[in-house]
RNA sequence: GGGGCUUUGGUUUAGUGGUAUAAUACUCGCUUUGGGUGCGAGGGGUCCAGGGUUCGAUUCCCUGAAGCCCCC
Numbered sequence: 001g002g003g004g005c006u007u008u009g010g011u012u013u014a015g016u017g018g019u020a021u022a023a024u025a026c027u028c029g030c031u032u033u034g035g036g037u038g039c040g041a042g043g044g045g046u047c048c049a050g051g052g053u054u055c056g057a058u059u060c061c062c063u064g065a066a067g068c069c070c071c072c
Base pairs, nucleotide, nucleotide: 001071002070003069004068005067006066007065010024011023012022018055026042027041028040029039030038048064049063050062051061052060
């Protein structure tokens, strides 16, 4: 220098053009003499940044950033 992949709650992730899923963690309650386990409820997201297309973009297009891999 060229090419490919990834970026979504604290962490790990699903997802599709119509305001996003689950697990785990956290808080509270029940259970227990207490703790753990188990059960229930709750809070927590500018979906990497900017621009474009569209009635509408996390999703499609362009540019950029970061990380990983391959080639030179």
The RNA shown here (transfer RNA) has 72 nucleotides and comes from Gorgonomyces haynaldii.
Its mean pLDDT, the model's own confidence on a scale to 100, is 81.
It matches the Rfam family "tRNA". The family's RNA type in Rfam is transfer RNA.